RNA sequence: GGACUGUAGCUCAGUUGGGAGAGCGCCGCACUGAAGAUGCGGAGGCCGCUGGUUCAAGUCCGGCCAGUCCC
Numbered sequence: 001g002g003a004c005u006g007u008a009g010c011u012c013a014g015u016u017g018g019g020a021g022a023g024c025g026c027c028g029c030a031c032u033g034a035a036g037a038u039g040c041g042g043a044g045g046c047c048g049c050u051g052g053u054u055c056a057a058g059u060c061c062g063g064c065c066a067g068u069c070c071c
Stems, first nucleotide, its partner, number of pairs: 001070006009024004018055001026042005048064005
């Protein structure tokens, strides 16, 4: 200098700009002698930061930060 990545505690989806989600984990209830498994319900995010475009941005554009890889 270049490419890719950054979304829940963890691993990750999010298509053509309009609803923020899944699995695991966590909490409660049922079940059990108890626990596990299973079933039902729930909490948890303002999408790395900051500007811009737009009626509307996780998504598009600029800058910055961090990580991985290449030179």
About this RNA:
The prediction has a mean pLDDT of 83. This is a predicted structure of a 71-nucleotide RNA (transfer RNA) from a marine eukaryotic metagenome. The sequence is in RNAcentral, with records from MGnify. It matches the Rfam family "tRNA".